[in-house]
Molecule: SAM riboswitch aptamer (S box leader)
Organism: Staphylococcus sp.
RNA sequence: AUCUUAUUAAGAGUAAGUGGAGGGAAUUGGCCCUAUGAAACUUCAGCAACUGCGCUUUGCGUGAGGUGCUACAUCCAACAGGAUUUUCCUGAAAGAUAAGAA
Numbered sequence: 001a002u003c004u005u006a007u008u009a010a011g012a013g014u015a016a017g018u019g020g021a022g023g024g025a026a027u028u029g030g031c032c033c034u035a036u037g038a039a040a041c042u043u044c045a046g047c048a049a050c051u052g053c054g055c056u057u058u059g060c061g062u063g064a065g066g067u068g069c070u071a072c073a074u075c076c077a078a079c080a081g082g083a084u085u086u087u088c089c090u091g092a093a094a095g096a097u098a099a100g101a102a
Base pairs, nucleotide, nucleotide: 002101003100004099005098006097007096008095013044015043016042017041018040022033023032024031027078028077029076030075045070046069047068050066051065052062053061054060055059074094079091080090081089082088083087
């Protein structure tokens, strides 16, 4: 990097240190955050419960292990359809995370 399945509800840091200009996945347009310090890395704290573990196993519990996550928020639009059509709704696509496969 590819494929399959599930979720994309909610939740949890304006923490400390290093760093020094970007960031909210990518492209375009918008919107927003950012020198009152972006990304990234480390530490600590926390959230969740995919896996793990336990049990009285359609489920319940747990968080010591493997991951993930902790601004709004998968920010909105792009593609298709619908409606009460300056707008709204639904779906798809794409992305993200986990488990598995070759």